[in-house]
């Protein structure tokens, strides 16, 4: 440096249940193993999710302000999730070449 024996030793841990967080999407802790050689860390691009905030109309209300419903699109835009979709940055166990 390179690869990962249908590999070993150690590791993680999807579905689903269950507690708690949120509007959601999805996180987090406990159980549970689809599956992973970076299923480590980073939302910088894409790609998928979600739609509270916001904006539209209506109601109460003196106003502040609350309730209610509508709305994510064809193109751009916002605000957010995902790193177990793919690109890119970063770091590292073990074993095998050479």
């Nucleotide at each position: 440096u390179u690869c990962g024996a249908g590999a070993a030793a150690g590791g993680c841990a999807a579905a689903c249940c269950u507690u708690g967080a949120g509007a959601a999407a999805u996180c987090a802790g406990g159980g549970g193993a689809c599956g992973c050689a970076a299923a480590g860390u980073a939302a910088a691009g894409g790609a998928u999710c979600u739609u509270a905030c916001g904006a539209g109309c209506c109601g109460a209300u003196u106003a502040a302000u609350c309730g209610g419903u509508u709305u994510a699109u064809a193109a751009a835009a916002a605000a957010g999730a995902c790193a177990g979709c793919c690109u890119u940055a970063c770091u590292a166990c073990c074993g095998a070449a050479a």
This is a predicted structure of a 98-nucleotide RNA (c-di-GMP-I-GGC riboswitch aptamer) from Candidatus Brocadia pituitae. Its Rfam family is "c-di-GMP-I-GGC riboswitch aptamer". Its family is annotated with cyclic-di-GMP binding in the Gene Ontology. The organism belongs to Candidatus Brocadia, within Bacteria. The sequence was found by an Rfam model in a public genome assembly.